The RNA shown here (transfer RNA) has 72 nucleotides and comes from a bacterium. The coordinates come from a structure-prediction model, not an experiment, and the mean pLDDT is 82. It matches the Rfam family "tRNA".

[in-house]
């Protein structure tokens, strides 16, 4: 420089263009002499950024930013 895959909640990760979940992690609570484990719950999101497409974008489309891989 090309090419390609990724970017969502603390952390790993889901979502057919139509109301963003899930485990874990944190808080409440129940259980138990206590704590752990168990079991219920609550709450936590500017979807990496700026545009475009559309009735309606986490999806789709263009620049860029950052990481992984690859190829010269």
């Nucleotide at each position: 420089u090309c090419c390609u895959c990724g970017a969502u909640a603390g952390c790993u990760c889901a979502a057919u263009g139509g109301u963003g979940g899930a485990g874990c992690a944190a808080c409440c609570g129940g259980c138990u002499g206590u704590u752990a484990a168990c079991c219920g719950g609550u709450a936590g999101g500017u979807u990496g950024u700026u545009g475009g497409u559309u009735c309606g974008a986490g999806c789709c489309c263009a620049a860029c930013u950052c990481g992984g891989g690859g190829a010269g």

It was read from a public genome assembly.